[in-house]
Context: one part of a larger RNA
Parts: sequence; C1' cells; structure tokens
RNA sequence: UGACGGGGGCCCGCACAAGCGGAGGAGCAUGUGGUUUAAUUCGAUGAUACGCGAGGAACCUUACCUGGGCUUGAAAGAUUAGUGACGUGCUCCGAAAGGAGCAUUCCGCAAGGCACUUUUCUAGGUGCUGCAUGGCUGUCGUCAGCUCGUGCCGUGAGGUGUUAGGUUAAGUCCUGCAACGAGCGCAACCCCUAUGUUUAGUUGCCAUCACAUAAUGGUGGGGACUCUAGACAGACUGCCUGCGCAAGCAGAGAGGAAGGCGGGGAUGACGUCAAGUCAGCACGGCCCUUAUGUCCAGGGCUACACACGUGCUACAAUGGCCGGUACAAAGAGCAGCUUGCCAGCAAUGGCUUGCUAAUCCCCAAAACCGGUCUCAGUUCGGAUUGGAGUCUGCAACUCGACUCCAUGAAGCUGGAUUCGCUAGUAAUCGCGCAUCAGCCACGGCGCGGUGAAUACGUUCCCGGGCCUUGUACA
Repeated sequence: UGACGGGGGCCCGCACAAGCGGAGGAGCAUGUGGUUUAAUUCGAUGAUACGCGAGGAACCUUACCUGGGCUUGAAAGAUUAGUGACGUGCUCCGAAAGGAGCAUUCCGCAAGGCACUUUUCUAGGUGCUGCAUGGCUGUCGUCAGCUCGUGCCGUGAGGUGUUAGGUUAAGUCCUGCAACGAGCGCAACCCCUAUGUUUAGUUGCCAUCACAUAAUGGUGGGGACUCUAGACAGACUGCCUGCGCAAGCAGAGAGGAAGGCGGGGAUGACGUCAAGUCAGCACGGCCCUUAUGUCCAGGGCUACACACGUGCUACAAUGGCCGGUACAAAGAGCAGCUUGCCAGCAAUGGCUUGCUAAUCCCCAAAACCGGUCUCAGUUCGGAUUGGAGUCUGCAACUCGACUCCAUGAAGCUGGAUUCGCUAGUAAUCGCGCAUCAGCCACGGCGCGGUGAAUACGUUCCCGGGCCUUGUACA
C1' cells in the first nucleotide's frame, strides 16, 4: 500500500422486511449429469454451465459409428508431358459413391484456345494446445470509482490531491484545506415514448356539401379531425414560501400534457476471475498426409433403472362447455400472404380474386351478453394407447407436424428449501417475427389488451461503496 475480520461508523441495492405470483409434489416438453451403445460428435460446469453455442439434427446439416470407395485429392492457381476431346446418349457391376465399356465428337492458317488425363509445387484437417495468442463475450456493475502532470511531505515503499463538513442517483455539486489543475468514467449530447404548434395530404382520414348503394369514405370533393413523418417549442428547482454560508432540501404550492434524472433504450472506466471461445473467424507451435484428408449409403446425435436445472399444462365454479357479439399494436408477404365460393365433421382440397403492400391479405384472445354443469377424480384434467386420415418432402420405420373417432393415466395446490417483481410493473390474455420444404417452438426476440397489492423500517441474510481500526496474510 492492499486484502481480510462472526472490528467500528456512514450509505446504497427487490438485499431483507411488507405484499403478489411462482418453483420444489403430478403429467409432458426441453437441456444436463449418469448409465447404455458400434456411435449415442464436440464445447459450456458455483454465482458467471444446464430451452447455453443450436435464430429449426428425418436425408442434408454432421463434426460421431458401421460398411463401400478416391489419393494433387471436393475448390483455385502455376507447371511438365500426352490425348482430342469435353459433353451427350447407351450398356454392365453397385445401396450410392465409384468402377468398366460402347457410340458420337473440337475450334484456328499459325501462335494458341478449350477440356480431360498425367508430372511437380502450393492442398486439406471441426486433429491438440483458450495455460502461446488476436478478436469477441460473460462477471463484479451502470457499481462510482480508476488515474495523471506539476508542487509539497516522507531516507524509502508511498502519501497528499481523492481526506474533512454538508449534499447527490453519482469523485454530483458546495464550503474548507499544501495543494493547483487535468484525463478515463458519472451526467449531457443519440433513439423511442408522453403534450402542443407548424409543414405536407396519398395508399391514410371524413366535420361540412353533393352522388350512389341492401350496406360500406364506395364516388365527386375537402385538410377541419384522427393519423402518418419531417421541423420546432416545451422542464431549467425557472417562479413562490420555508430552512441553509452555499450546494441543495422540503411543500397534495402556482402554472403545466409532463416536476425535480418525467418513463424506457443504446451506452459498461482502470481492472478482476491464466473466466469462456483454436468448433464462427483469424493466428504461433505441435501432429496426420493411400489418412486424423475426402466422397457415398445406412445408422447415431431422438437410447433410459435413475438424478438435477429451465419451462408448458393442470389439479377447477374468479371455473369448464355451448351459442351470440365487440375492441389492438407491431411485424411478415410473389417458389409468398391469400379474399370469396364450393366439398369435407376437421386437418385440408378444388375453383376464383386482390396485393411487390398506410391500397390487398395474414388478423386477435381474455373481456361482455345469454344458456348449461353444482363440487364429483366430475361436462375438472388431458397423458397414454388403438383406429382412420391430411400436409410437407426423393423419402416421415428408426425419427415430422396437424385433424377426426375412441381411450381417459397421474394430479384435489405440493416437505425442507427456493425464485421473480416497486406501476402501466407483477399477474393474466392473445398476436407477430427470425430460423424454416416441413417441424418436435411449450424456446427466443418483439407487440399490444385487461390490470393489482405492498414498502413500518434498515436489527438481521446477501452483494457493493467511503472513512477508520486490528493483523503473525501478500
């Protein structure tokens, strides 16, 4: 100087407390461990691995296994020699890859071009080392810290500044001070959202005036309104009162759409964990070179006594079922999204239509109204299994999703323990997108609808910041 303390002081955080809803019990989905296997490819492992890399494992992917092939090789360039082809068609062996053969057959005067075979040189490796590395990332932590120049103090390591008194979300600001300044962080500048003004009205809108219709902004027209998307305004403790030297704090204050950081996002200092990644990529070294390279078929990554994590669905009446009837936002769409009509109980199919989209389309559910069930393993719950089908795709046996009929398991609110959340949040309800032929999505990332409870407080648990103290630790 740090680190540590079941030392002290001050302070903060869904850290506890106060609440609401979960997990831990059940079934299923998914990841992991373990076991099994010819293989169940590899990596990730307290917090910071385990719906993680994977934003799509039937083939492909694919790196694994079994078997069958190739050897300058699956691609590109240079080079040596040769052939006249290459290609196309056909035959045979074969699971394919590959191998064998037949037919046809070059351009140019030439140089040469083109293609194949061949020689040589570069190949190739998801093989090892993340403890040789770059780059990127997680974490402490969006915590308020981490440093420097000059000066001063100290023999020196170092200190001071950065401490102190206030204050703040903040090393934020103020006052004081052997310090005076400065940098990286904080904040602000950026984006979305909440209000208004203005500009612009098409594909959006429809108050006024017409037209038309069974009806509809459907049509003429209009820019008022909604909206769209550009510019600007607006919030700064600016004003008032009180406290205070000041910074600032308090006030159901005024005004205001918004008030003291208005809400959210992006943004992650010096560093820590030899943290993670050589399998995204790049790269040093080592290793393989008729194989650890490469092609193909089939299998595996989907196994199953079991254990754990993350989720979904439930155990019901604030509910289930049936009928009726409203209201979104965001986003996608031509090998696409599909209107309408018809067939089918349905998945879906047939015909037809609009849209390269503010134009067409995908397109809501909970809620609300009416009926029924009356507390039961049930009209709860839907696992499992049998049968019949639809669709995608070369192909659904291993191993797809969906539909219909039948079947109707466990489960009556879950031990110790444990997780999330402070407001348009939790809870709950649906919708969209990426990947994608299809889909094992209940995942991920977004969007809106409905919409709470509670916080006395900081003694305690966890993590963190500042000062101080002890130390046989570095």
A computed fold for a 474-nucleotide part of an RNA from an uncultured Bacteroidota bacterium, annotated as small-subunit ribosomal RNA, 3' major domain. It matches the Rfam family "Bacterial small subunit ribosomal RNA".